A computed fold for a 110-nucleotide RNA from Maritimibacter alkaliphilus HTCC2654, annotated as Guanidine-I riboswitch aptamer. Lineage of the source: Bacteria > Pseudomonadati > Alphaproteobacteria > Maritimibacter > Maritimibacter alkaliphilus. Rfam family: Guanidine-I riboswitch aptamer. From the family's description: This family represents a conserved RNA structure found upstream of the ykkC and yxkD genes in Bacillus subtilis and related genes in other bacteria. The function of this family is unclear although it has been suggested that it may function to switch on efflux pumps and detoxification systems in response to harmful environmental molecules. The literature on the family includes a 2004 paper in Proc Natl Acad Sci U S A by Barrick et al., "New RNA motifs suggest an expanded scope for riboswitches in bacterial genetic control".
[in-house]
RNA sequence: GUGCAGGACGCUUAGGGUUCCGCCGCGCCAAAGCGCGGGUCUGGUCCGAGAAGCGUCACCCAUCCGGCAAAUUCCGGCAGGGCACACGGCGGGCCAAAAUCCCGGGAGAC
Numbered sequence: 001g002u003g004c005a006g007g008a009c010g011c012u013u014a015g016g017g018u019u020c021c022g023c024c025g026c027g028c029c030a031a032a033g034c035g036c037g038g039g040u041c042u043g044g045u046c047c048g049a050g051a052a053g054c055g056u057c058a059c060c061c062a063u064c065c066g067g068c069a070a071a072u073u074c075c076g077g078c079a080g081g082g083c084a085c086a087c088g089g090c091g092g093g094c095c096a097a098a099a100u101c102c103c104g105g106g107a108g109a110c
Stems, first nucleotide, its partner, number of pairs: 007057006015047002020044002022041001023038006059082003064077004085105001087108001091103003
């Protein structure tokens, strides 16, 4: 310097805003309820991490077991092991809106 790989999903959490619910304010109303506004309203619904957690699968290794005429080689299976490291803008995008979501293990830095 170059190439390949560093996987996917689910449930959560940090975090996020404000479509709906709730709460609060103002107004209408006998009431029920309705309208407008408020996320600088703790919350419920909701979104939600590459560098967060748990789990499932995938992938790799390898003992053993089974299959076939045969197996270190092919196919399948139960347990076991591995799955490392990771600082990161500006700006843009989605949904109602925002975000550690997506662009993005990006640009950049080391």